[in-house]
RNA sequence: UGCAGUCGAGGGGUAGAAGACACUAGCUUGCUAGGGUCUUUGAGACCGGCGCACGGGUGCGUAACGCGUAUGCAACCUACCUUCCACAUGGGGAUAGCCCGGAGAAAUCCGGAUUAAUACCCUAUGGUACCUUUGACCGGCAUUGGUCAAGGGUUAAAGCUUCGGCGGUGGGAGAUGGGCAUGCGUCCCAUUAGCUAGUUGGUGCGGUAACGGCGCACCAAGGCAGCGAUGGGUAGGGGCCCUGAGAGGGGGACCCCCCACACUGGUACUGAGACACGGACCAGACUCCUACGGGAGGCAGCAGUGAGGAAUAUUGGACAAUGGGCGGAAGCCUGAUCCAGCCAUGCCGCGUGCAGGAAGACGGCCCUAUGGGUUGUAAACUGCUUUUGUACGGGGAGAAUAAGCCCUACGAGUAGGGCGAUGACGGUACCGUACGAAUAAGCACCGGCUAACUCCGUGCCAGCAGCCGCGGUAAUACGGAGGGUGCAAGCGUUAUCCGGAAUCAUUGGGUUUAAAGGGUCCGUAGGCGGGCGUGUAAGUCAGGGGUGAAAGUUUGCCGCUCAACGGUAAAAUUGCCUUUGAUACUGCAUGCCUUGAAUCGGCGGGAAGUGGCUGGAAUGAGUAGUGUAGCGGUGAAAUGCAUAGAUAUUACUCAGAACACCGAUUGCGAAGGCAGGCCACUACUGCCGGAUUGACGCUGAUGGACGAAAGCGUGGGGAGCGAACAGGAUUAGAUACCCUGGUAGUCCACGCCGUAAACGAUGGAUACUAGCUGUUGGUCCGCCAUUGGGCGGAUCUGUGGUUAAGCGAAAGUGAUAAGUAUCCCACCUGGGGAGUACGUUCGCAAGAAUGAAACUCAAAGGAAUUGACGGGGGCCCGCACAAGCGGUGGAGCAUGUGGUUUAAUUCGAUGAUACGCGAGGAACCUUACCAGGGCUUAAAUGCAGUCUGACAGGGGUGGAAACACCUUUUCCUUCGGGCAGGUUGCAAGGUGCUGCAUGGUUGUCGUCAGCUCGUGCCGUGAGGUGUCAGGUUAAGUCCUAUAACGAGCGCAACCCCUGCCGUUAGUUACCAGCAUGUAAAGAUGGGGACUCUAGCGGGACUGCCGGUGCAAACCGCGAGGAAGGUGGGGAUGACGUCAAAUCAUCACGGCCCUUACGUCCUGGGCCACACACGUGCUACAAUGGCCGGUACAGAGAGCAGCCAUCCGGUAACGGAGCGCGAAUCUAUAAAACCGGUCACAGUUCGGAUCGGGGUCUGCAACUCGACCCCGUGAAGCUGGAAUCGCUAGUAAUCGGAUAUCAGCCAUGAUCCGGUGAAUACGUUCCCGGGCCUUGUACACACCGCCCGUCAAGCCAUGGAAGCCGGGGGUACCUGAAGUUGGUGACCGCAAGGAGCU
Repeated sequence: UGCAGUCGAGGGGUAGAAGACACUAGCUUGCUAGGGUCUUUGAGACCGGCGCACGGGUGCGUAACGCGUAUGCAACCUACCUUCCACAUGGGGAUAGCCCGGAGAAAUCCGGAUUAAUACCCUAUGGUACCUUUGACCGGCAUUGGUCAAGGGUUAAAGCUUCGGCGGUGGGAGAUGGGCAUGCGUCCCAUUAGCUAGUUGGUGCGGUAACGGCGCACCAAGGCAGCGAUGGGUAGGGGCCCUGAGAGGGGGACCCCCCACACUGGUACUGAGACACGGACCAGACUCCUACGGGAGGCAGCAGUGAGGAAUAUUGGACAAUGGGCGGAAGCCUGAUCCAGCCAUGCCGCGUGCAGGAAGACGGCCCUAUGGGUUGUAAACUGCUUUUGUACGGGGAGAAUAAGCCCUACGAGUAGGGCGAUGACGGUACCGUACGAAUAAGCACCGGCUAACUCCGUGCCAGCAGCCGCGGUAAUACGGAGGGUGCAAGCGUUAUCCGGAAUCAUUGGGUUUAAAGGGUCCGUAGGCGGGCGUGUAAGUCAGGGGUGAAAGUUUGCCGCUCAACGGUAAAAUUGCCUUUGAUACUGCAUGCCUUGAAUCGGCGGGAAGUGGCUGGAAUGAGUAGUGUAGCGGUGAAAUGCAUAGAUAUUACUCAGAACACCGAUUGCGAAGGCAGGCCACUACUGCCGGAUUGACGCUGAUGGACGAAAGCGUGGGGAGCGAACAGGAUUAGAUACCCUGGUAGUCCACGCCGUAAACGAUGGAUACUAGCUGUUGGUCCGCCAUUGGGCGGAUCUGUGGUUAAGCGAAAGUGAUAAGUAUCCCACCUGGGGAGUACGUUCGCAAGAAUGAAACUCAAAGGAAUUGACGGGGGCCCGCACAAGCGGUGGAGCAUGUGGUUUAAUUCGAUGAUACGCGAGGAACCUUACCAGGGCUUAAAUGCAGUCUGACAGGGGUGGAAACACCUUUUCCUUCGGGCAGGUUGCAAGGUGCUGCAUGGUUGUCGUCAGCUCGUGCCGUGAGGUGUCAGGUUAAGUCCUAUAACGAGCGCAACCCCUGCCGUUAGUUACCAGCAUGUAAAGAUGGGGACUCUAGCGGGACUGCCGGUGCAAACCGCGAGGAAGGUGGGGAUGACGUCAAAUCAUCACGGCCCUUACGUCCUGGGCCACACACGUGCUACAAUGGCCGGUACAGAGAGCAGCCAUCCGGUAACGGAGCGCGAAUCUAUAAAACCGGUCACAGUUCGGAUCGGGGUCUGCAACUCGACCCCGUGAAGCUGGAAUCGCUAGUAAUCGGAUAUCAGCCAUGAUCCGGUGAAUACGUUCCCGGGCCUUGUACACACCGCCCGUCAAGCCAUGGAAGCCGGGGGUACCUGAAGUUGGUGACCGCAAGGAGCU
């Protein structure tokens, strides 16, 4: 902005239209125009009737008779419709409209004249209507209902007509629709417990269609509530929908029924029906118009617009069908409805092709990469089909019949039959023909749950994530790709609900320790309740009747090509009402019983309670005496007390509190709790008896009483003890633990508090279910003994231990249940927040009781297991401590490391387990580092192509060298080629990174005695047992025992060296006897005895003896023996730990560099030097230094080597030169011993440092070698805290050799021998380790875990002097419309009305 009534057959009547008639004008004489009459028709507006209370929308309000269901109305209404009875007489005055005039911008209003009706009024008639009076009869559960008769009073009507009909009035009945009442059902909060004044009832009146406090007057004082009143919050209810096996849980879209609402609030009018969505009035908010005076409006109707929002459609077509209103009808109206449009929003159906096709194509991706795998028959290509699509053609149903006509039937206006206009959808569905694979695939996911895997990128970044969790350089988890999986015109995400969740448990859970038993008892309501009868029939069960709308759901059948969808029938609707039966059980009523319960009698029991009386020990105090210097206290002390006489001790006196022994898993009590003795009062309890009552019982919300300690109030008391407090100690501190004091308090009386780990962390009652063994109090029996006793057994009661079954997650429990059952109560529902806040109740207070939420976490928790750990326990071992010896830490130097420095000081190793380590040889090289100068393939290997016979070598020049340049000389050949070199390509190279990607190797725990497996057994399981226990050992070594029996890796043994003997062999080793020989000498002949060498054997096994012991085994100054209990030493290192070490020995995955992070060369550096540390050497001296002399090893090495001997030199060394590739040659072993000297000093100790001169190696000793000689002669006089090694041929000390190597920074490393000790009581302690056991909140395992505070800031939350705004309650003032009463002098004939109140 548009759209959402009709009737002219109720009425007056107009514009207009059509026809007829005549008239006038123009005139082409039959056309146009005008007005008039008549007929027909009749828009708009008006009076009147009916409708507008239906249909359509929405869910504000409502916790209510609102809704659902079932009843009732004897307390009611109902227009139109059906049926029946009766009736419709005679009059009258207005009014709208029309016309005229006026006001106003408009909306609209006013005045005058005139007019009609099925409008209005009067009158007649009237009944089985209504009111009233009287009488009779019948009925009902009641109030009361019905029928009949008589008398009195009141109220009716409308006409139109085509004559077919349509209407009107009163009354009865029906149908339909409504109204009212009642039973039952209907959300959350008790941190809402009391509510109520018209409130509850009565009488009367009013009001209503009707009952009723619905309203009013009076009277009475009631009514509701723990079975939840009142208050607060939330919400339309139902049929049904979603989910679920069901029971339930959640919801109230679409469709149907009911309710409520119509801008917000209030009000009535009209009407059959409304307090009325598209009616009225008033008030208010908002919007619009205005001439500012005043007016208009209500989309939660259909479309549409704005706003809000994550989000929701067209300002469409048609009344053809169905339905509604009006009308006699035609018909009109109908955003109801039927259709179309938009949206993959849902459900259903269909398609995007089918078959063949391997060079398994290209491309992509992946790999173990000359080759394969996969995409994949996938594509291309060939053939086929045409749903769908496009084009053309055809095309039914939805339509029934109305009016009207004809026929049939009869009760005469109805029913049936026939003929008979009409299609929005619609260019529809559907069918046919033609064309052509033609027109058509996406989304999510691929770590597990959960179907589906690889590559690249990224590197705790970017990101993912439903839960667990991924990502820190090899990510199936992030991003991309290839491939795959799932679903498919959809696929994912998000939100919500149910499920899984037995995780609120009725079905169907729990409460010892996981959350959870009330502190205990009494007892109200309630719940539950022993045996035998009788009655009843409420619960219960069965049959019948009514209802449980339709749709929906389920099933059968049917219709759209199928399906969704629809039609039809049945089932179901588990409910409510009613009726007839049944009577086992429960209930109710009644009668009886004794076993539950109680009472009574007898005999007992006890730390049961209350009050009173009383006793001794101890402690403290007072007085007096004796007595003297300390007492007291502690780990040790001090404070304190004490010469003014303490402590100690004696006597007397006083005070308060608590009660030794008895005394005990003893007893009593409801629990808390109760302990010297006696008395009184009170209660409890056991047993025996079976006398009394006769189910009197059990439990117990709310409630009441009791209730440790501490605390509070009032008044006493106060010895000891003792919060607070004071002092002394301890300590880093010590507001603690310890000590000295000490106030409240502890005690008594009265009154509060009401809590505890008030615990058996286990509510009460009853019954049942194997045993064994104590004990309290009774009773009975037996035996012994007879002053009261002792022993044994049975039984009741209480209280303990242990255990079968069972139960339990396990630990455990187990007749005193945590077993099997029943009844009642209390309590729990993840951790934290929090037993907190707010509210309420109680309290003097302290506080108690009740008791949340926001927020936050992905756990918190229980029981048990294996480890690890403990300033837990037990047992045991180790140079672990102790006992000893010698060192380090102090000095100088050597060497390694840190740090610093540097162009570089290459890299690695870092507690033990790095630091004389990799390195068993850094001047160049090594060398990896730095500076500079070069090369682009140095070296190796192979292949292929091509070229050359040179390159290399010699010489020269430049240069630091590498390298560059110049010059010189020359291949072989059987002619196939070979060889060498250049060049190209492939291939290289890297001590660059990652030891946290790895192999291998190694360190350490630790040469510690452990680590495991099979089978069996135990446990739900993790796991245990074996492997533990008692002994023993160096040992998990062995023995015994044993639900274990065996076995493996480790231990031990087997191997090597060494110690003794035998035997074999006898050179280079040896030499007793024989011989030769020398100054001497195995030098020589010879010997094979000895030593020795090196092969093979023997020997030692707790074998023997004694003792102990079951055995294993141990002990013995045992024997024997070279050696004795592993003879000594070495090699040998279990499962594993330390993400231990090494990518720089080597190997290797990945990454990185490629005229360089590769490679060559020269020089430098790895050797720096304020400093710090580790490991060593040399010393500080007389057990020594120096000088001279004299002895004795072992092992190992040697030809570019070791070197005899001689010569030179002070020496290092040089020269000449024998021997030896070595049991043959080469090397003074030193300490030691003998003699001399030095007498305690910075020295005749010590040798650093520095100066000078040399030697040797080497291309080369400057940075930066070793050695020799001369000179110089530092620190240092035995080393702080602390710390290391060693248990016997060891420590200590002395020298020797070798590897590496040109030489050597070697004082290092690895071997070799010489001399050669001391000590071990012992296991308390330190360190490390093994086994058993215990606790654990640890498991990255105590270097663990974990608690609290703190800075700045003000984003979030809270508080805050204040400031601003909103909402509500209460009280009071004003009092719209409306309704009702009164009045009504004005209007009207009157009825009545305006007005006033």
The RNA shown here (small-subunit ribosomal RNA) has 1397 nucleotides and comes from Galbibacter sp. The coordinates come from a structure-prediction model, not an experiment, and the mean pLDDT is 81. The organism belongs to Galbibacter, within Bacteria. RNAcentral holds the sequence, with entries from ENA and SILVA. It matches the Rfam family "Bacterial small subunit ribosomal RNA".